A computed fold for a 377-nucleotide part of an RNA from a bovine gut metagenome, annotated as large-subunit ribosomal RNA, domain IV. Model confidence (mean pLDDT): 85 of 100.
[in-house]
Context: one part of a larger RNA
RNA sequence: UCCACGUUAAGGAAUUCGGCAAAUUGACUCCGUAACUUCGGGAGAAGGAGUGCUCCAUGGUGUGACUGAAGCAUGUUAGCAAUAGUAUGUCGUCAGGUAGUGCUGUGGAGUCGCAGAGAAUAGAACCAGGCGACUGUUUAUCAAAAACAUAGGACUUUGCCAAAGCGAACAGCCGAAGUAUAAGGUCUGAUGCCUGCCCAAUGCUGGAAGGUUACGGGGAGGAGUCAGGGGUCUCGUGCCCUGCAGCUCUGAACUUAAGCCCCAGUGAAUGGCGGCCGUAACUAUAACGGUCCUAAGGUAGCGAAAUCCCUUGUCAGGUAAGUUCUGACCCGCAUGAAUGGCUUAACGGUCUGGUUACUGUCUCAACGUGGAAUUCG
Numbered sequence: 001u002c003c004a005c006g007u008u009a010a011g012g013a014a015u016u017c018g019g020c021a022a023a024u025u026g027a028c029u030c031c032g033u034a035a036c037u038u039c040g041g042g043a044g045a046a047g048g049a050g051u052g053c054u055c056c057a058u059g060g061u062g063u064g065a066c067u068g069a070a071g072c073a074u075g076u077u078a079g080c081a082a083u084a085g086u087a088u089g090u091c092g093u094c095a096g097g098u099a100g101u102g103c104u105g106u107g108g109a110g111u112c113g114c115a116g117a118g119a120a121u122a123g124a125a126c127c128a129g130g131c132g133a134c135u136g137u138u139u140a141u142c143a144a145a146a147a148c149a150u151a152g153g154a155c156u157u158u159g160c161c162a163a164a165g166c167g168a169a170c171a172g173c174c175g176a177a178g179u180a181u182a183a184g185g186u187c188u189g190a191u192g193c194c195u196g197c198c199c200a201a202u203g204c205u206g207g208a209a210g211g212u213u214a215c216g217g218g219g220a221g222g223a224g225u226c227a228g229g230g231g232u233c234u235c236g237u238g239c240c241c242u243g244c245a246g247c248u249c250u251g252a253a254c255u256u257a258a259g260c261c262c263c264a265g266u267g268a269a270u271g272g273c274g275g276c277c278g279u280a281a282c283u284a285u286a287a288c289g290g291u292c293c294u295a296a297g298g299u300a301g302c303g304a305a306a307u308c309c310c311u312u313g314u315c316a317g318g319u320a321a322g323u324u325c326u327g328a329c330c331c332g333c334a335u336g337a338a339u340g341g342c343u344u345a346a347c348g349g350u351c352u353g354g355u356u357a358c359u360g361u362c363u364c365a366a367c368g369u370g371g372a373a374u375u376c377g
Stems, first nucleotide, its partner, number of pairs: 001372008010363002014361001019358001027051005036041001038190001052111012066096004072089007112116001124356007131348002136148002152188007165173002192342003196273003201270002203266005210261003216255002221250005228242005233236001274292005301335001302332001313329005
């Protein structure tokens, strides 16, 4: 010097990004317990008091040598019998319960210590806000979260040899030994209050009059080849012109589906949801008016927010002092309604701010215990 611990005067977060770490709290019994709330919770809320040992008194509850009752078994007496009486047994059942004894309370008196849950193990608490409803899941090996999932909500596909899926498949399988209260896909994410306007674009669904459109059908026409015919000459299977049939190549009109164009619908489909100018008897502002554009111009709600650049916005609260925090305002650079909007009890190894208690986090360091390193031997 390092590591792991212990104690500490006075102060008590002044430390620090931040109470990180440490300390505080801690068991049982009794008392007592707020806002809010989905009436279940919140709650161990919070906040208090008691706790050893000895003796005395007393209560509750078991067991209990014992007693009683009905019964049962056996024997016996009476009776023709059913039955009644009686003796023994006590195996079993029920009821009561003395002495003794087990467990567990209550009250009183006394007594010892600094200290009685005498050591060890054993919640710190509260207030306010953001996010996510919750329990759960996740980056094995830097992220546990506000991410994922979730119940709940919605849209959509599918009528059964279902759709979707696996498979090279007219096989086979899965879905499902299920049948629309079912199965697949997508989005949202408990509950509560709600979910506005736009179908112009993109997508999807439906429609079929017209336009366009493939293969195929069709075969007007064109071209090549050629028997034959004609012309001509240097008379050669020469050259030139014409050219039936067949074959070959090409090929217009016409006909011809879905699709696209087209016509509608559809937003819990992909998505979108405006400018400028003027106006009220101080000023300011503009309920109001004008005009341009658009498919329609952002409704309810929330709002300097996990979203606000300017910005440490302005006001208020809290502090002696607050770029954070809380409550408002609204001028929303660039909020906004299942890419869900706004609330919300409970919950959280979540994030943010504050308070009490507590402390070596600090003022400011000291001493001690155990180990390590280094140096010397």